[in-house]
Molecule: Bacterial RNase P class A
Organism: Gammaproteobacteria bacterium
RNA sequence: CGAGUCAGCUAGACAACCGCUUUACAUAUUUAUAGUGAAGAGGAAAGUCCGGGCUCCACAGGGUGAAGCGCCAGAUAACAUCUGGGAGGCGUAAGCUUACGGAAAGUGCAACAGAAAAUAAACCGCCUUGUUUAUAAAACAGGGUAAGGGUGAAAAGGUGUGGUAAGAGCGCACCGCGUAAUUGGUAACAGUUGCGGCAUGGUAAACCCCGCUUGGAGCAAGGCCAAAUAGGAACUCAAUAGUGCGACCCGCACUGAGUUUGGGUAGGCUGCAUGAGAUAUUUGGUAACAAAUAUCCUAGAUAAAUGGUUGUCCUAGACAGAACCCGGCUUAUCGGCUGACUCAUGAA
Numbered sequence: 001c002g003a004g005u006c007a008g009c010u011a012g013a014c015a016a017c018c019g020c021u022u023u024a025c026a027u028a029u030u031u032a033u034a035g036u037g038a039a040g041a042g043g044a045a046a047g048u049c050c051g052g053g054c055u056c057c058a059c060a061g062g063g064u065g066a067a068g069c070g071c072c073a074g075a076u077a078a079c080a081u082c083u084g085g086g087a088g089g090c091g092u093a094a095g096c097u098u099a100c101g102g103a104a105a106g107u108g109c110a111a112c113a114g115a116a117a118a119u120a121a122a123c124c125g126c127c128u129u130g131u132u133u134a135u136a137a138a139a140c141a142g143g144g145u146a147a148g149g150g151u152g153a154a155a156a157g158g159u160g161u162g163g164u165a166a167g168a169g170c171g172c173a174c175c176g177c178g179u180a181a182u183u184g185g186u187a188a189c190a191g192u193u194g195c196g197g198c199a200u201g202g203u204a205a206a207c208c209c210c211g212c213u214u215g216g217a218g219c220a221a222g223g224c225c226a227a228a229u230a231g232g233a234a235c236u237c238a239a240u241a242g243u244g245c246g247a248c249c250c251g252c253a254c255u256g257a258g259u260u261u262g263g264g265u266a267g268g269c270u271g272c273a274u275g276a277g278a279u280a281u282u283u284g285g286u287a288a289c290a291a292a293u294a295u296c297c298u299a300g301a302u303a304a305a306u307g308g309u310u311g312u313c314c315u316a317g318a319c320a321g322a323a324c325c326c327g328g329c330u331u332a333u334c335g336g337c338u339g340a341c342u343c344a345u346g347a348a
Base pairs, nucleotide, nucleotide: 002343003342004341005340006339007338008337009336010335012313013312014311015310016309017308018307020040021039022038023037024036025035042319046330047329049328050327051326052325053324054218055217056216057215061250062249063248064247066214067213068212069211070210071085072084073083074082075081086100087098088097089096090095101209102208106207107206108203109202123149124148125145126144127143128142129141130140131139132138157175158174159173160172161171162170176198177196178195179194180193181192182191183190184189222270223269224268225267232261233260234259235258236257237256241255242254243253244252277296278295279294280293281292282291283290284289314317
């Protein structure tokens, strides 16, 4: 100097004038009219994909089913999230990535091609015996073979070597596979030594099996106040019954439940901003994170508030707006700044 990898911060700035929402003070009694002060959208607020807090069912159990997750160990309120480790794959590397339990419980599936696609085989070929023929070649019939070739995503472990009529784990060496012991590790796993020629193709993001976890509905939840109408009408079942909770069953609780038709109301307050909160330091931990101490309060609208104008600056401004709250994941995105690491080139 160039190319990369991982992570963090930020998301136009400044000034003036006018304007909006919440809240405090004080005036006033006009209930937010005027004044002063403080505060006022995001890194994703988005998607609604997960997990919870909270509220109600409700006093809230058991079983079956269904759903989710799926290497090991931790973190967390919890999770399909995060951290670290192991194995597989990609990359020269820093790093990235994985829907990562089981195919010897069973069932299913694999088009076409190919001789043959799982208790699967002989198309070309190789060796050998016989017949015909002048020896042979060639043709026909029989036996052996799966090393070579072909088809295919995949064809009865791979490479080498010896042996054989020709071949074949047929024998041997190494690798692979299975198994026993042992070493390191909490574990997943990794190593070492011995034995065995060796029963084992794929697919579970196919059904299935195994292990673990799991009530439902949702702030339009829920609570309070005010007002209005018709204490409307008809019908069905009813304690050996019915309703509620959760797909079904048991169980538990309660005592009415349901269908049709007609009439009135749609207002106000609350829930609603102090939190599994934020920042800094110290300690422990590889880390995620935890504990202690100190400091801080940071939007609460309800048809929906933070805007407009002018001037200057340069990095020339993208994606884009809260509606109960929080922890994640995913998607969109113009730029600017910072740290660590890897590779390559050159110089000293």